[in-house]
RNA sequence: CGAGCUUGAGGCUAGGGUUCCGGCAUCCGUUCGAUGCGCUGGUCCGAGAGCCUCAGUCAGGGCGGGAGACAUCCCCCUGAGCACGGCGGGAUAAAAGCCCGGGAGAU
Repeated sequence: CGAGCUUGAGGCUAGGGUUCCGGCAUCCGUUCGAUGCGCUGGUCCGAGAGCCUCAGUCAGGGCGGGAGACAUCCCCCUGAGCACGGCGGGAUAAAAGCCCGGGAGAU
C1' cells in the first nucleotide's frame, strides 16, 4: 500500500411513512360515497454498528460413544472481539436506523 473475512433465520424494539382501517375537516347526502389532512393509533416497513431466541461455522475441553490405539464421525460443555460514519441513489403506496453499506470517508 492492497486484498479477504467478520454467518443465516425468526421474534421484538428504536425508528418510518400513508396502501388499507380508524380519526378530523369539507362536499354530496336516503343510502352509498368523494376530496383533503400523518393526525394519538391498528394493518404495514423496520436496524452491520439495538435486544432476545434458534441454527450454522471456528477454537478449546470431555476419567463420553464407537475403536486394540489413532483418525473420521456422533454427543456434551465453554468461548467467539471491535465497530465514528456522510452526501447521494434505490425499492415499496410512501418513507426510514430498510437496500447500495462493516460502502465513500475518518481513527
Background: The prediction has a mean pLDDT of 82. The RNA shown here (Guanidine-I riboswitch aptamer) has 107 nucleotides and comes from Prosthecomicrobium pneumaticum. The model forms 96% of the base pairs in the Rfam consensus. The organism belongs to Prosthecomicrobium, within Bacteria. It matches the Rfam family "Guanidine-I riboswitch aptamer". From the family's description: This family represents a conserved RNA structure found upstream of the ykkC and yxkD genes in Bacillus subtilis and related genes in other bacteria. The function of this family is unclear although it has been suggested that it may function to switch on efflux pumps and detoxification systems in response to harmful environmental molecules. The sequence was found by an Rfam model in a public genome assembly.